[in-house]
Molecule: small-subunit ribosomal RNA
Organism: metagenome
RNA sequence: GGCUGGGGAUAACCACGGGAAACUGUGGCUAAUACCGAAUAAUCUCUUCGGAGUAAAGGAGGCCUCUUCUUGAAAGCUUCCACCAAUAGGUCGGCCCAUGUCCCAUUAGCUUGUUGGUAGGGUAAUGGCCUACCAAGGCUACGAUGGGUAGCUGGUUUGAGAGAAUGAUCAGCCACACUGGAACUGAGACACGGUCCAGACUCCUACGGGAGGCAGCAGUGGGGAAUAUUGCACAAUGGGGGAAACCCUGAUGCAGCAAUGCCGCGUGAGUGAAGAAGGCCCUUGGGUCGUAAAGCUCUUUCGACAGGGAAGCAGGGUCUAUUGGUUAAUACCCUUUAGAUUUGACGGUACCUGCAGAAGAAGCACCGGCUAAUUUCGUGCCAGCAGCCGCGGUAAUACGAAAGGUGCAAGCGUUGUUCGGAAUCAUUGGGCGUAAAGCGCACGUAGGCGGGCUUGCGUGUCGAUUGUGAAAUCCCAGAGCUCAACUUUGGAAUUGCAGUCGAAACUGUAAGUCUUGAAUACCUGAGAGGGUGGGGGAAUUCCUGGUGGAGAAGUGAAAUUCGUAGAGAUCAGGAGGAACACCGGAGGCGAAGGCGCCUGCCUGGCAGUGUAUUGACGCUGAGGUGCGAAAGCGUGGGGAGCAAACAGGAUUAGAUACCCUGGUAGUCCACGCUGUAAACGAUGGUUACUAGAUGUCCGGCGGACUAACCCGCUGGGUAUCAAAGCACACGCAUUAAGUAACCCGCCUGGGGAGUACGGUCGCAAGGCUAAAACUCAAAGGAAUUGACGGGGGCCCGCACAAGCGGUGGAGUAUGUGGUUUAAUUCGAAGCAACGCGAAGAACCUUACCUGGUCUUGACAUUUCGGGACAGCCUCAGAGAUGAGGUUUUCUCUUCGGAGACCCGAGGACAGGUGCUGCAUGGCUGUCGUCAGCUCGUUUUGUGAAAUGUUCGGUUAAGUCCGGCAACGAGCGCAACCCCUAUCCUUAGUUACCAUCAUUUAGUUGGGGACUCUAGGGAGACUGCCGGUGUUAAACCGGAGGAAGGCGGGGAUGACGUCAAGUCCUCAUGGCCCUUACGACCAGGGCUACACACGUACUACAAUGGCAGAAACAAACCGCAGCAAGACCGAGAGGUGGAGCUAAUCGGUAAAACACUGUCUCAGUCCGGAUUGGAGUCUGCAACUCGACUUCAUGAAGUUGGAAUCGCUAGUAAUCGGAGAUCAGCAAUGCUCCGGUGAAUACGUUCCCGGGCCUUGUACACACCGCCCGUCACACCACGAAAGUGGUCACAACCAGAAGUAUGUGAGCUAACUUCGGAGGCAGCAUACCAAGGUUGAGGCCGUGAUUGGGGUGAAGUCGUAACAAGGUA
Repeated sequence: GGCUGGGGAUAACCACGGGAAACUGUGGCUAAUACCGAAUAAUCUCUUCGGAGUAAAGGAGGCCUCUUCUUGAAAGCUUCCACCAAUAGGUCGGCCCAUGUCCCAUUAGCUUGUUGGUAGGGUAAUGGCCUACCAAGGCUACGAUGGGUAGCUGGUUUGAGAGAAUGAUCAGCCACACUGGAACUGAGACACGGUCCAGACUCCUACGGGAGGCAGCAGUGGGGAAUAUUGCACAAUGGGGGAAACCCUGAUGCAGCAAUGCCGCGUGAGUGAAGAAGGCCCUUGGGUCGUAAAGCUCUUUCGACAGGGAAGCAGGGUCUAUUGGUUAAUACCCUUUAGAUUUGACGGUACCUGCAGAAGAAGCACCGGCUAAUUUCGUGCCAGCAGCCGCGGUAAUACGAAAGGUGCAAGCGUUGUUCGGAAUCAUUGGGCGUAAAGCGCACGUAGGCGGGCUUGCGUGUCGAUUGUGAAAUCCCAGAGCUCAACUUUGGAAUUGCAGUCGAAACUGUAAGUCUUGAAUACCUGAGAGGGUGGGGGAAUUCCUGGUGGAGAAGUGAAAUUCGUAGAGAUCAGGAGGAACACCGGAGGCGAAGGCGCCUGCCUGGCAGUGUAUUGACGCUGAGGUGCGAAAGCGUGGGGAGCAAACAGGAUUAGAUACCCUGGUAGUCCACGCUGUAAACGAUGGUUACUAGAUGUCCGGCGGACUAACCCGCUGGGUAUCAAAGCACACGCAUUAAGUAACCCGCCUGGGGAGUACGGUCGCAAGGCUAAAACUCAAAGGAAUUGACGGGGGCCCGCACAAGCGGUGGAGUAUGUGGUUUAAUUCGAAGCAACGCGAAGAACCUUACCUGGUCUUGACAUUUCGGGACAGCCUCAGAGAUGAGGUUUUCUCUUCGGAGACCCGAGGACAGGUGCUGCAUGGCUGUCGUCAGCUCGUUUUGUGAAAUGUUCGGUUAAGUCCGGCAACGAGCGCAACCCCUAUCCUUAGUUACCAUCAUUUAGUUGGGGACUCUAGGGAGACUGCCGGUGUUAAACCGGAGGAAGGCGGGGAUGACGUCAAGUCCUCAUGGCCCUUACGACCAGGGCUACACACGUACUACAAUGGCAGAAACAAACCGCAGCAAGACCGAGAGGUGGAGCUAAUCGGUAAAACACUGUCUCAGUCCGGAUUGGAGUCUGCAACUCGACUUCAUGAAGUUGGAAUCGCUAGUAAUCGGAGAUCAGCAAUGCUCCGGUGAAUACGUUCCCGGGCCUUGUACACACCGCCCGUCACACCACGAAAGUGGUCACAACCAGAAGUAUGUGAGCUAACUUCGGAGGCAGCAUACCAAGGUUGAGGCCGUGAUUGGGGUGAAGUCGUAACAAGGUA
């Protein structure tokens, strides 16, 4: 702004059918806001700008005032809801653009509707969206394509932040709805609870055919480590439909389940010490659980029971009354007000009150360090723990339990994940000399970065402002649930993006200009710079000839080898190849690799002085390109020497090595390939800046008389030292590893592994690129202290050497091993066990064995009872022991008793030479009587640590001196102590005796001189002299002296090492035995004996044996003792006993030596074993098993292999004496004592041990260390592999449902018709196309006989490659 006027059908329904069902056929009737024409129409659409085309639908309520007519109806009026066209707004979408958005380059090229254009189609709309034609484009190292993975965001977790990880709930967007395809309808879908088709699956079926899609809410099954009720209600909020009432709503609101999270609350409070009982621990005193409990006095949240009881209710509906509007109207409708009534899932709600009573309510983890919190028992590298380090093998704060403690708490712990710590991917905010890390070197593309001045612009940049950055979340301030969690209001924030305005220093850009960066020209200079020709001499080798005649060569030593067929040697001549002595140098040149006789030619780079020119032309450099030692490869040459492989000889356990003799590739040349090295300064390039000193090479300038020289300045190179600074340290330091800028490369724990697979390069060898599984808790750098070295320097020691004497051979003694045994007790084990414990085993000792005995015990304390004890005798017995007899009546006394001793009884307990010396104390050995070991303070260093203590001298010495960033001190050294050597003094008995007397005799008198004894002193200190030395310390020599440089000897043993030795000296923790592993007794054993070893003695003889006679010591010992003289015996010894408690007496003879004689080199006149006989002594007792004497016997042995020990002066050697233990003695042992009394030391090369300094180290359990590889066995992951299975995407071809489009449409056909048709439909065809099929070539993932290396394992095998000079750097 319209809504005018008509038409034809068809469901439902009826009738008849089909079908098991789903459903469906035929015929007939009927309506519409269903459907179709006509009219009208523009601010709509189209347009040739003239024009043409295009819509609608009615329904419900009321009225009769006006009209027709009046019963009523029609028309009309009016209200509400619909309907149509157009426009605008709002809302919701579609499409487009820029930017951002994970991993892999072992994915590098991709693309044909692909990129663009023209025309058309299609769509709501742009567009290759689709088609035809035209052009050949488009994307990509700023990562295309491919592969893998993934919904995106607001946000969430974490973090100081930047970030990193993540995308549950809530919110926005996208995608999907059994799998694949498709369209229809519609405003909107290619549609979760629609349609069609294909496929898989499930279900129904009468087998003909049908049905289905919980990734909606509940629920079921399955899977899984794991995730809830088939609940109530639309009361609220929201949605759809409707005019409304109302209906629908598994949205939503509520309830249920789960401690899943967050928050809040409770499980009681006060008092209470006899510090109860009980548990646990204990040093046995006690401590602790612990005011904890009990007891007493209170409170009652939550829970239970009972009663009361909000808000969520806004509004709507209904009824009554009423105001205003509309209207003709009081009707209807809309509207205002008042009253009544109705509506709650939760809900037995929240909340409040009452009642009774501490009543109903605490667990989990941990306690070695990190990390808060500890003890006992059990266990014994087992069981077990463990986040990392690690704990457990008989004293476990680490396992298990208990007690106690600590931390959290309705939770606690574990597991998984993410961020943090982690500056451990480093933008903020890391590194690359040696720890991982600088490309082998250069040229250069893209890229990144870039000198001075002026002007413009305004990309980056900065300021202001606007819009946006959804809400929620986070933060701040409030509010509401009793608080809080939670909810809610407002703000801030959202660090971003975009627009507008402004600034112009810096960056950028455009234009102009400059010379200092860079480059060019001219001049000068040095050089093993490169390439290619020519030339040279020395030497090696070979050949020819001469001389010559037996070896040469080689090695640690040899041999293989060469040589009488003449080597090696020597002379002359010749051939050939390779390399270029001296000069030569931390010297030069080159980008690096690298380059060395002389010279011609070609050629690159560098440095310097001065002038001129260009005018930022620069630096770096991903990819790329070139060069690139040696070895190696290909083709062709060459080949003297050297020399992998190979052969032989040696060495060796072996020796596929080191050494030797030969010797081929190769080394050389030309051309081509390879492309790696500890290609190193382990140090990328460029530029600028930041103290110096010294050398050297190449230039330039200046000075002094100037030539050589010298001095100064300056540019470039190369090298050493050093300041600031840097660095973990070492070190670097104008040639940086300093201070800055730019660019590139590279690193992110060790092994696996620079390997596999893939790709690429190569003729091959192999190169480049480059992982993972698995495994370990380290690997590594620098420096420190030690230890060690077949590293170095200095020094010492009977360490070697020089000597003397031994051991190893013999016999015996003794100890050990082994064997044996009933037992042969035990310990000690290189030096540093083995004549050791043991300074003394017949019994005892004695610990062992056999047999016989005892059980509160042989020994100690304690209780009770009794009694002297003891002695003697008899019997049994091997004895212990048992039975019996006899004698006797202890001491003290306050007279009560006490004490000692014995016997009996009883429990506590005794006892153990049983185990552990690796639980310990103490003691001891050893390095070693070596000269070292430390501390305080200072100083240096981040530190471990260093310094001192090193250095130069010196010493026996860390002894002393000097110097010194050290100054002092301690334990050691030395000294102080003892013995000894000389003298003095005091004292003289038992010692001594010069003088006097005396005697057999220092015997006696006497003496106090001497010796000696034992007290006290002196003496020796480098004090003196000379020399050397630093005017030192000290050393050398000398004087004097008894003694001279520590006079000789002893005692004395630093810090520590060896888990050294000892539990059998003693002590002692723990464990074990308790009528025995304790105790007693007898006998036996420790004494065995095919053998082996250690330590000794005696010898093998003449430096001796034997015999005779005769000298000289010291020290020690003696009463259960030493024992003289005398006598006896051949002797051991016996008888007997003087003297002596010892300078008195005794042991007591010293012996070797010296003298005389004999033996005369022999198994002896050596040697004495063994054996037989006879004795002596000790002792209860000499059988096993004593010593000694004597007679007889008379073995081995004639000086000792390899090897090995002791000793430097009163020493070795040799000779005797004494003592301890002890009845006696296996003692030849051990420890002392004296006598006689040597030789030798050039010296420090070597062996051993030690000290100091230094050096290397992969050792630190410290070289008896560490450690490598093969092989064998077991397990694990990975690779290759004939094949085989799956999956993904692709290509070609076949196929072609549904659908859409187009064509056709002779079949069917109501609306319109000008009656001719138009239009529609079925059907058919074509195009596109899903599933499906065939073939092919691929990617990825499994699996695979067999095979390859790798890793890890208990103590396997073989060697010893590396670490030290690792024994060949």